[in-house]
RNA sequence: GCUUUCGUAGCUCAGUGGUAGAGCGGCUGCCUUGUAAGCAGCGGGUCCGGGGUUCGAGUCCCUGCGGAAGCU
Numbered sequence: 001g002c003u004u005u006c007g008u009a010g011c012u013c014a015g016u017g018g019u020a021g022a023g024c025g026g027c028u029g030c031c032u033u034g035u036a037a038g039c040a041g042c043g044g045g046u047c048c049g050g051g052g053u054u055c056g057a058g059u060c061c062c063u064g065c066g067g068a069a070g071c072u
Stems, first nucleotide, its partner, number of pairs: 001071007010024004018055001026042005048064005
């Protein structure tokens, strides 16, 4: 330098154009003499930045940034 791939909640990841989810973690309550476990509930992200297509974009296209793998 080229090619491919990834970037979504604190962490690990779903999400195949129609108002963003799960598990774990956090908080509150119940239960317990108390802790843990268990049960119920709550909060938390405008999806890496910019632009484009579309009635509508996390999703498709272009570009930049960052990570990974391969080639040279």
This is a predicted structure of a 72-nucleotide RNA (transfer RNA) from a Syntrophobacteraceae bacterium. The coordinates come from a structure-prediction model, not an experiment, and the mean pLDDT is 82. Rfam family: tRNA. Rfam's curators write: Transfer RNA (tRNA) molecules are approximately 80 nucleotides in length. By type it is a transfer RNA.